Molecule: transfer RNA
Organism: Bacteriovorax sp. MedPE-SWde
RNA sequence: GGGUCAUUAGCUCAGUUGGUUAGAGCCCCGCGCUCAUAACGCGGUGGUCCGGUGUUCAAGUCACCGAUGACCCACCA
Numbered sequence: 001g002g003g004u005c006a007u008u009a010g011c012u013c014a015g016u017u018g019g020u021u022a023g024a025g026c027c028c029c030g031c032g033c034u035c036a037u038a039a040c041g042c043g044g045u046g047g048u049c050c051g052g053u054g055u056u057c058a059a060g061u062c063a064c065c066g067a068u069g070a071c072c073c074a075c076c077a
Base pairs, nucleotide, nucleotide: 001073002072003071004070005069006068007067010026011025012024013023019057028044029043030042031041032040050066051065052064053063054062
C1' cells in the first nucleotide's frame, strides 16, 4: 500500500428483505424464600446502535468519508 471482517446496555451478544416501543443472558439494585448465606423465583435501573454526511415517507439495517480493533496479501532496508 491492497483486501476482508467487527463496532448495539457495565460485560458477552442477537436484531430476518429497511417498517409499527431497540432486545436477550450475565452484572447491578429491590422484593420474596431462608435462622443466615448461596441457589432459586419475581420486579427494576441502564442505549441517541463507533463518529459524520447522504439516500428514503421511514435507517441499528443501504451508500460514501473517517476512527478503532482483528485477520489475509503485497512491499521494504